[in-house]
Context: one part of a larger RNA
Molecule: small-subunit ribosomal RNA, 3' major domain
Organism: uncultured bacterium
Order: sequence, then C1' cells, then structure tokens
RNA sequence: UGACGGGCACCCGCACAAGCGGUGGAGCAUGCUGUUUAAUUCGAAAAUACGCGAAGAACCUUACCUAGACUUGACAUCCCUGGCAAUGCUAUAGAAAUAUAGCGGAGGUUAACCGGGUGACAGGUGGUGCAUGGUUGUCGUCAGCUCGUGUCGUGAGAUGUUUGGUUAAGUCCAAUAACGAGCGCAACCCUCGUCUUCAGUUGCUAACAUUUAGUUGAGAACUGUAAAGAGACGGCCAGUGCAAGCUGGAGGAAGAUGGGGAUGACGUCAAAUCAUCAUGCCCCUUACGUCUAGGGCUACAGGCGUGCUACAAUGAUCGGUACAACGAGUCGCAACAUGGUGACAUGAAGCUAAUCUCUUAAAGCCGGUCCCAGUCCGGAUUGGAGUCUGCAACUCGACUCCAUGAAGUUGGAAUCGCUAGUAAUCCCGAAUCAGAAUGUCGGGGUGAAUACGUUCCCGGGUGUUGUACA
Repeated sequence: UGACGGGCACCCGCACAAGCGGUGGAGCAUGCUGUUUAAUUCGAAAAUACGCGAAGAACCUUACCUAGACUUGACAUCCCUGGCAAUGCUAUAGAAAUAUAGCGGAGGUUAACCGGGUGACAGGUGGUGCAUGGUUGUCGUCAGCUCGUGUCGUGAGAUGUUUGGUUAAGUCCAAUAACGAGCGCAACCCUCGUCUUCAGUUGCUAACAUUUAGUUGAGAACUGUAAAGAGACGGCCAGUGCAAGCUGGAGGAAGAUGGGGAUGACGUCAAAUCAUCAUGCCCCUUACGUCUAGGGCUACAGGCGUGCUACAAUGAUCGGUACAACGAGUCGCAACAUGGUGACAUGAAGCUAAUCUCUUAAAGCCGGUCCCAGUCCGGAUUGGAGUCUGCAACUCGACUCCAUGAAGUUGGAAUCGCUAGUAAUCCCGAAUCAGAAUGUCGGGGUGAAUACGUUCCCGGGUGUUGUACA
C1' cells in the first nucleotide's frame, strides 16, 4: 500500500421488512446429470451451466455409430497428357454412392469443360481457451480508476481523491499544500407524453349533398401519418442555508434525472469460447480426410433446473354482443363461394401493400345451464378413423373427429420475481421454418396491494481500526 475480520461509524440496492403472485407436491413439455447403448456427437458447471450455443435433429442439418466405397481426393493453385465436350436422359447391377453400355449435343478451336497421370499440396467440428487474436459473461450502470507539476517522507509511498454539507453520482459547494487534467458520472443519440409549422393519398370526416357502407362529390377543421421545430431550466414565488442545495407553492401536457432504451471506466475470475471466425505449436495423411445408405442425437431405474396445464363457482359450458397495437406477405398472404362435424379440400377476386390479405382479438358485457361432486372440474394415457407438409411421418412430425377419462382437492423443509401502467391476468404478431413452440423476441387489453423503517440476512461504496496474510 492492499486484502481480510462472526471490528467500529456513515451510506445505498426488491437486500431485509410491508404486500401481491409463484416454485418446491400432480400430469405433461423442455434442458442437464446418471445409467444404458454399436452410437446415444461436442461444448456450457455456485452466483456468472441446466427452454444455454440450437432464430426450430424425420432425410439434410450432423460433427456420432454400423455397413458399403474413394485416395492429388468433395474444395484451391501449378505441371504433363488425351478428348471434342459437359450437365442430362435411358437400360442393367446395387440400399445408395458408384460402375458398365447406349442416346444426346451448345459453343469454341492457345480457351472453357471433362477424363487420366506425377508430385508439390488439399483436407481435419483432431488436441491445447493454461500459447493467442477477436468476441462474451460477471462484479455493475456500482462511482469509482488514474496522471502531470508541486509539496511531504531516507524509502515503499502519501498528498490531490481528505474534512463539513449536498447529490442518483469523485454531482456540486465551502474548507484545505496543493493546483490542474484524463477515463468514467451527466449531457449530446433513439423512443413515449404536449403544442406549432409544412403536406393531403391508399389514411381522416365537422359542415353541405349522397349512400347499405367515408360509398361518392366535397373538405384540410379533427384523428392519424412523417419531416422540421417549440417546450423544463430548480426558470418564477415563499421559507431555509455562506454556498451547493433542500422543503412547499404557482403556472404547465409534463417538475426536479419527466418514463423507457442504447451506452458498461481501470480492472477481477489463468471465467467462457481453438465447434462462428482467425491463429502458433502438436497430431492424422489409402485416414483422425471424403462420398453414400440405414441408425443415433428422441434410449429410461433414479436425481436436479426452467416452464405449461390444472386442482375449480372471482369457475366450467352454451348462445348473443363490444373495443387493440406491433408486425408479415409474390417460391407468398389469400377474401369470397361450395363440400366436410372438423383438421382441411376444390374453385378463385385482390394485393410487391396506410389500398388487398393474414385479421372474428381474448379477458370484458348481456342472458341460459351446472350446485360443490374427483363433478358438465381436470385433461394425461390408450384404441379407432382421418387431414396436411414433405422423395419419405416405422424408429421420430403437427393437427382434427369419435371413444377412453390417469394423477391432481392448493403442495414439507426451503426458495424466486415484482415498487406503477409495475405485479397479476388476457389475447395478438414475428424471426427460425417445407412441416414441426408450453421456448425466444416484440405488441397491445384489463389492472392492483404495500413500503413503518434500516435492528437483522445478502451484495456494494466511503472513512477508520486490528492483523502471526501478500
């Protein structure tokens, strides 16, 4: 000087407390472990692994296993040589890769393409993240981390960065052997909330006509769209204070960082990644490379994590009825009509989209039934019949209909999230994608309770003290 303390003081955070809803019990989905297996590819491991890499494993993907094949190779450059081609099509063998035979034939003539050969080489999702770059997690959006000159100390170092206030903040003020500066904080960026200007279609409709309908004429007011601005600064008033500021008030759409996002200092964990990529060294080279078929990654005694659905009456079910936003669409979204109980099928308008479609939002509201029961709750499991995608749904897809109707009556010890348009609850969309979400990322609807306070638990910051630690 640090680090540490079941030392002290001060301060902060959904850290506790006060509340609301969960997990832990059940069934299923999904990831992991363990076991099994020819293989169940690999990585990730307290917090910071475990719906994680994977924004989507039937083949492909695919890296794994079994079997069948190839060896200058599936891919790149160079050399020698042959052919006028090659892709393709047909036949035979085969699981296919592939092999053999035939057909076919553009354009060019040093070329391109294909075949053969020689070696230089290719190739490796093989090893090492403890050789590395790059990227990422975490402490933590915590308020810290440093430097120049000066001064003090023999020196390591100290000072500045401390003290008193204040702040979300090393934010600012005052004091001060310090005076300044840098990386962080804040602001500059995006978005939401108010207003103005410009604009008037595909969007809008107050007035005048018109219509089943903003449908049409018309209008440019309103809503909305998308560009540019305005607006908030502790600016004004009162109290308090040396000041910084704090408390209250007015005006205002908004008031003290207005809400949210992006933004992550010096560093810590030899943290993660050689399987995104790049890369040193080591290793394989008729194989640890490459091609193909089938299988596996989907196994199932046990254990763990994350979710979904429930156990019901603030409910289930039947009928009627109201109101969104974000988005996507030509290899696509598909109105509408007809058929089917239905998944869907057949025909088909419109739309490269403020025009058409996905697209009826659901919870809600108004009525009917159920009457507390393992039930008209719950839907697992199983049998049968189908639909769709796709060469192909056996291993191993999603969905529909009929039948079946398991556990489950609110969950031990323990443990998680959340402070406001939040929690809880209800639907909708998108990426990936032929098909395949209870996951992920977004969108809107309805919409709470509680916070006395900082004694305690956890994490962090500052000062100080002790130390057999560095």